[in-house]
Context: one part of a larger RNA
RNA sequence: CUGGGCUUAAAGGGUCCGUAGGCGGCCCUAUGCGUCCCGGGUCAAAGACCCGCGCUCAACGUGGGGAAGGCUUGGGAUACGAUAGGGCUAGAGACAGUUCGGGGCCACUGGAAUUCCCGGUGUAGCGGUGAAAUGCGUAGAUAUCGGGAGGAACACCGUUCGCGAAGGCGGGUGGCUAGGGCUGUUCUGACGCUGAGGGACGAAAGCGUGGGGAGCAAACAGGAUUAGAUACCCUGGUAGUCCACGCCCUAAACGAUGCGCACUCGCUGGAGGGGCGUAAGCUUCUCUGGCUUAGGGAAACCGUUAAGUGCGCCGCCUGGGGACUACGCCCGCAAGGGUGAAACUC
Numbered sequence: 001c002u003g004g005g006c007u008u009a010a011a012g013g014g015u016c017c018g019u020a021g022g023c024g025g026c027c028c029u030a031u032g033c034g035u036c037c038c039g040g041g042u043c044a045a046a047g048a049c050c051c052g053c054g055c056u057c058a059a060c061g062u063g064g065g066g067a068a069g070g071c072u073u074g075g076g077a078u079a080c081g082a083u084a085g086g087g088c089u090a091g092a093g094a095c096a097g098u099u100c101g102g103g104g105c106c107a108c109u110g111g112a113a114u115u116c117c118c119g120g121u122g123u124a125g126c127g128g129u130g131a132a133a134u135g136c137g138u139a140g141a142u143a144u145c146g147g148g149a150g151g152a153a154c155a156c157c158g159u160u161c162g163c164g165a166a167g168g169c170g171g172g173u174g175g176c177u178a179g180g181g182c183u184g185u186u187c188u189g190a191c192g193c194u195g196a197g198g199g200a201c202g203a204a205a206g207c208g209u210g211g212g213g214a215g216c217a218a219a220c221a222g223g224a225u226u227a228g229a230u231a232c233c234c235u236g237g238u239a240g241u242c243c244a245c246g247c248c249c250u251a252a253a254c255g256a257u258g259c260g261c262a263c264u265c266g267c268u269g270g271a272g273g274g275g276c277g278u279a280a281g282c283u284u285c286u287c288u289g290g291c292u293u294a295g296g297g298a299a300a301c302c303g304u305u306a307a308g309u310g311c312g313c314c315g316c317c318u319g320g321g322g323a324c325u326a327c328g329c330c331c332g333c334a335a336g337g338g339u340g341a342a343a344c345u346c
Base pairs, nucleotide, nucleotide: 003318004317005316006315007300008299012314014201015200016199017198021194022193023192025088026087027086028085029084030083031082033081034080035077036076037075038074039073040072041071042070043069049065050064051063052062053061054060091191092188093187094186095184096183097182098181099180100179103177104176105175106174107173108172109171110154115149116148117147118146119145120144121143125136126135162169163168206247207246208245209244210243211242215241216240220236221235222234223233258313259312260311261310262309263308266291267290268289269288270287271286272285273284274283275282276281295302296301319346320345321344328339329338330337331336
């Protein structure tokens, strides 16, 4: 170097962009580097292999034989790979038209509800539970009406619905901005795929500085329950949850399923676009569900959105515990994160 694997048994990197590298469409020409064929030289002897022989056999010893392969060199082949040159348009990209969405960022804005404040009506309870109590209330609560303040989230629409690479995104309006689909086949002419390092993004919680704070609510306090109750239930309640900027970089970051391309029966829904048609409908492309054929699978199940059949490239696994640990290094303000053993033990 070589094996077998990665939905659920150990194993897909959280996601994307991209460096090196690996891999690479159709046609022609040249070279003949890889590759292939033939020959020369060489790779001491011993050893290995085959056929014999000698020690009573064997080990051992000994005679003979033969390749395969390496290096070098002469000649030859040119399909494939490579290199150089030329050409092409089916991959990829661009352009034009059209269309879609809760993609992103910023500003403004609306109504319902909770809480609080002020005022009116009104009187003895309210609240809460399995039942209670703590708590609130005659200094007038709860309930109800009017007015005001403030913060956060957006009922119905709403959905195996849409968009986004993932995380994720849902009131309305405007501005800025990114993307996808379809149609035309106008342009470029392989410009491609993957991607070690690297870079960017990355829920929640958490951290720093400043603001904000209605509701909710770790911690905390009290009331219950209980043998106890540092819980579950109840009354309160601070960080936090919100905003700006800067960090953190984790997750059951899940489809527990890496990305790209091609190929392999069908049936039935949803979304967006195109063609034909007056319409009903037929048809085509892209996306998104359900069921199933072949096939696959230990099974569950997967099944043109593959876990089928192949190719390219990356990541990862190799018994359980020790161990999402220790040490070292890198990153971080910290919390901690990344990388990641061994002894020992079953």
The part of an RNA shown here (small-subunit ribosomal RNA, central domain) has 346 nucleotides and comes from an uncultured bacterium. Rfam family: Bacterial small subunit ribosomal RNA. Rfam links the family to the GO terms structural constituent of ribosome and ribosome. The RNAcentral record of the full RNA draws on ENA.